Transfer RNA from a bacterium, 74 nucleotides, folded computationally.
[in-house]
RNA sequence: GGCGGGAUAGCUCAGUUGGUUAGAGCGCAGGACUCAUAAGCCUGAGGUCCCGAGUUCAAAUCUCGGUCCCGCUA
Numbered sequence: 001g002g003c004g005g006g007a008u009a010g011c012u013c014a015g016u017u018g019g020u021u022a023g024a025g026c027g028c029a030g031g032a033c034u035c036a037u038a039a040g041c042c043u044g045a046g047g048u049c050c051c052g053a054g055u056u057c058a059a060a061u062c063u064c065g066g067u068c069c070c071g072c073u074a
Stems, first nucleotide, its partner, number of pairs: 001073007010026004019057001028044004050066005
């Protein structure tokens, strides 16, 4: 250089041929329980869906460009 895959919560990841409010587990905070702690239980906070543009009534999702990461190859 060429080809392919990936970027969504603090971390690991889902997200169905574009459509109601973007979700789970772990973690974090609070509550209840307990003499107290842990575990388990209940509740909650936390998001520019990598960046920019385009298409569309509507984009995490489709198209184009860019950045970064991983793999294969020369």